Model confidence (mean pLDDT): 89 of 100. Small-subunit ribosomal RNA, central domain from an uncultured bacterium, 355 nucleotides, folded computationally. It matches the Rfam family "Bacterial small subunit ribosomal RNA". Gene Ontology terms of the family: structural constituent of ribosome and ribosome. The full RNA is in RNAcentral, with records from ENA and SILVA.
Context: one part of a larger RNA
């Protein structure tokens, strides 16, 4: 090299961006590098094939005769690649026009609850469990009503709903700002895809510096159970949970399904664009229905695939290109070395011995 794979048996990097490399639509033409054909050298001996001989026979050998190279010239094709050069619109971008949407960051604001503090009715209990105790309460709680204060997180609406590459995103208005989808088919005219390194962005918990602090609550502290109870119920409760900046870079970061593209029966439903019919209103506006043409997101199924569950146009089908991974089980998300990190501790990643 050449194989096999990767939903759930090892195996898809947490997600994007994008250098280098890999791959690449349509036509026409040139060139002849790849790729084929021919011919010419050259391919020692041994092997190899074939004929024939010699050990009784084979292996073995001996003779002879041929093949036989990703070789080097020399020609000959020119389909495919590739190279140049000219076109092309169906890929891909850009224009306009619309459209839906918790996509971002940032600054105002709002009402509920929940504490906690004034005050005011008011009297003995509250709280809390399986049952209780601690714990609050006659220094007046708990219950109610008014007041303030403060942090936090948005009930209904809310949905198999929407958006985002992912992580994630939800009161409300506003300034800024991305991204897609539909149309017009105006515009460049292959620009594309994927992408080892790199770079970026990444729940939660942790890290540092200020700040904040209502609820909850690792750590502790009491109460109970229990043999024990470093738990699990109960009463507190300190970081923490917020915010600002700046690190950490992890996860069952899951669809446990990498990225792109084309092709392949139907059925429901849902969200959004579109042209375009009928109803119903009607100056338009709208609002119901119908199928239709796109793009999402779900549910069930043909063929096909699967060890099987299951996948099925959102494929796990039928192909193509190009990353990434796997290669019994433990040692071992480890050791050591590097790099990163302020640390925790991340990435990268062995053996010896065992089965």
């Nucleotide at each position: 090299c050449u194989g096999g794979g990767c939903g759930u048996a090892a195996a898809g990097c947490g997600c994007a961006c994008g250098c280098a490399g890999g791959u690449g639509g349509u036509c026409g033409u040139g060139c002849a590098c790849g790729u084929g054909g021919g011919g010419u050298g050259u391919g020692a001996a041994a092997g190899c094939u074939c004929u024939g001989g010699g050990c009784u026979u084979a292996a073995c050998u001996c003779a002879g005769a041929g093949a036989g190279g990703c070789c080097a010239c020399c020609u000959c094709a020119u389909a495919c690649g590739g190279c140049g050069c000219g076109g092309c619109u169906c890929g891909a971008g850009c224009c306009c026009g619309u459209g839906a949407g918790a996509g971002g960051u940032c600054c105002a604001c709002g009402g509920a609850a929940u504490u906690g503090c004034c005050g005011g009715u008011g009297u003995a209990g509250u709280g809390g469990u399986g049952a209780a105790a601690u714990g609050c309460g006659u220094a007046g709680a708990g219950a109610u009503c008014g007041g303030c204060a403060g942090g936090a997180a948005c009930a209904c609406c809310c949905a198999g709903g929407g958006g985002g590459a992912a992580a994630c995103c939800a009161g409300u208005g506003g300034a800024c700002u991305g991204g897609c989808a539909c149309g017009g088919c105006g515009c460049u005219g292959a620009c594309a895809c994927u992408g080892a390194g790199g770079u970026g962005c990444g729940a939660a918990a942790g890290c540092g510096u200020g700040g904040g602090g209502a609820g909850c609550g690792a750590a502790c502290c009491g109460g109970a159970u229990u043999a024990g109870a470093u738990a699990c119920c109960c009463g507190g409760g300190u970081a923490g949970u917020c915010c600002a900046c700046g690190c950490c870079g992890u996860a069952a970061a899951c669809g446990a399904u990498g990225a792109a593209u084309a092709c392949u029966c139907g059925g429901c439903a849902u969200c959004u664009g579109g042209a375009g019919c009928g109803c119903g209103a009607u100056c338009u506006u709208c609002g119901c229905g119908c199928g239709c043409c796109g793009g999402g997101u779900g549910c069930c199924c043909c063929a096909g695939c699967u060890a099987a569950c299951g996948c099925g146009g959102u494929a796990a089908g039928u192909a193509u290109u190009c990353c990434g991974c796997c290669u019994g089980g433990g040692a071992a998300c480890u050791a050591c070395g590097a790099g990163c990190g302020c640390a925790a501790g991340c990435u990268u990643a062995a053996a010896a011995c065992u089965c």